[in-house]
RNA sequence: UGUGCAGCCUGGGUAGCCGCAAGGCCCGUCGAGAGGCGCAGUCUUGAGGAAAGUCCGGACACCGCAGAGCAGGGUGCUGGAUAACGUCCAGCGGGGGAAACCCCAGGGAAAGCGCCACAGAAAUUACACAGCAAACCGGGAUACCGGUUGCAAAGGUGAAAUGGUGCGGUAAGAGCGCACCGGCGCCGUGGUGACACGGCGGCCAGGCAAGCCCCACCCGGUGCAAGGCCGAAUAGGAAGGCGUUGGAGGGUUGCUCGCCCGAGGCCUUCGGGUUGGCCGCAUGAGCUGUUCGGCAACGAACGGCCAUAGAUAGAUGGUUACCCAAGCGGGCUGCUUCAGCAGCCUACGGGACAGAAUCCGGCUUAUAGGGCUGCUAACGCG
Numbered sequence: 001u002g003u004g005c006a007g008c009c010u011g012g013g014u015a016g017c018c019g020c021a022a023g024g025c026c027c028g029u030c031g032a033g034a035g036g037c038g039c040a041g042u043c044u045u046g047a048g049g050a051a052a053g054u055c056c057g058g059a060c061a062c063c064g065c066a067g068a069g070c071a072g073g074g075u076g077c078u079g080g081a082u083a084a085c086g087u088c089c090a091g092c093g094g095g096g097g098a099a100a101c102c103c104c105a106g107g108g109a110a111a112g113c114g115c116c117a118c119a120g121a122a123a124u125u126a127c128a129c130a131g132c133a134a135a136c137c138g139g140g141a142u143a144c145c146g147g148u149u150g151c152a153a154a155g156g157u158g159a160a161a162u163g164g165u166g167c168g169g170u171a172a173g174a175g176c177g178c179a180c181c182g183g184c185g186c187c188g189u190g191g192u193g194a195c196a197c198g199g200c201g202g203c204c205a206g207g208c209a210a211g212c213c214c215c216a217c218c219c220g221g222u223g224c225a226a227g228g229c230c231g232a233a234u235a236g237g238a239a240g241g242c243g244u245u246g247g248a249g250g251g252u253u254g255c256u257c258g259c260c261c262g263a264g265g266c267c268u269u270c271g272g273g274u275u276g277g278c279c280g281c282a283u284g285a286g287c288u289g290u291u292c293g294g295c296a297a298c299g300a301a302c303g304g305c306c307a308u309a310g311a312u313a314g315a316u317g318g319u320u321a322c323c324c325a326a327g328c329g330g331g332c333u334g335c336u337u338c339a340g341c342a343g344c345c346u347a348c349g350g351g352a353c354a355g356a357a358u359c360c361g362g363c364u365u366a367u368a369g370g371g372c373u374g375c376u377a378a379c380g381c382g
Base pairs, nucleotide, nucleotide: 001378004375005374006373007372008371009370010369012323013322014321015320016319017318018317020046021045022044023043024042025041027038028037029036030035048353052364053363055362056361057360058359059358060223061222062221063220067257068256069255070254072219073218074217075216076215077091078090079089080088081087092106093104094103095102096101107214108213112212113211114208115207116206131151132150133149135148136147137146138145139144163181164180165179166178167177168176182204183203184201185200186199187198188197189196190195227279228278229277230276237270238269239268240267241266242265249261250260251259252258286305287304288303289302290301291300292299293298324351327348329346330345331344332343333342334341335340
């Protein structure tokens, strides 16, 4: 110079005018006070890295004497982090890549069931399409042909054919034997562990569990339209059924057991009223600086910040002017390895994905551009 990767930041700016929402101050008024109401003024703040998806986990609220079992659901290598998670960090194993780096739905196939299309002889009881072969039997003068028997090595099909490659051996062959490799088993060493390395052993029992299943661990339910307070209104309506402690009915996700509530009590159907206001509502597993511990995720200690949106048909907008990022055209100057690069001027140009609604930690998806850091190729120079 620059290819390919990994991570981080930003994602138009300034000024004026008009206009919104919340809050602080101030003024008036009611009130013992807290506080309420109202007008004007002034000040402060006012969408996101994903606010999206609603895929996970929680905080919080209510129900349940909150229990047990079954069903159902989730996760799945090891060790850590975390409030927790299906998340994150570090490692192991496997795969891709030249590398940096990236990906993995990563326990079990000798517990059982099931599937492996087509092709092929045959897809797990592998009875061999074509083929190789001594001996034996039959035919033939021989070559050779047919049968019995032996074979699964070469060939063909396929994703996969009962470990692979090579050598020996054999009638022809085969782990039949040997060497190397793979799997499996045993032993030793190292490691917290997943595993790794080494040695021995011919032991060789296909694949699929993102098929059912088995194993290990985990899981109450419903959700801010949760839940609570105030006010108000009407038809404390009608019909039917069961029951009154010997238990109707209801609650506990579904079922069972257990437990609890329960008597002018419950259940079902029809019909009527309340569509008002306030709280919840933003001080948090919060953000941030330094130091220490840790490879890291992260944790601890000591400081700083919080007038940092809180709406409820749902606010942050409109307009004017100037500036500017990317992009594109032209010109000038300098450097130069002659590919190009840098600076200046000028004309055009004009910025992606996209908007809170209880809150937080993640994951996934979308994203015009710009900037920074680090690593890995290749080339050149020193």
A computed fold for a 382-nucleotide RNA from an Actinomycetota bacterium, annotated as Bacterial RNase P class A. Of the family's consensus pairs, 97% are formed in the model. NCBI's taxonomy places the organism under Bacteria, Bacillati, Actinomycetota. The sequence was found by an Rfam model in a public genome assembly. Rfam family: Bacterial RNase P class A. The family's RNA type in Rfam is ribozyme.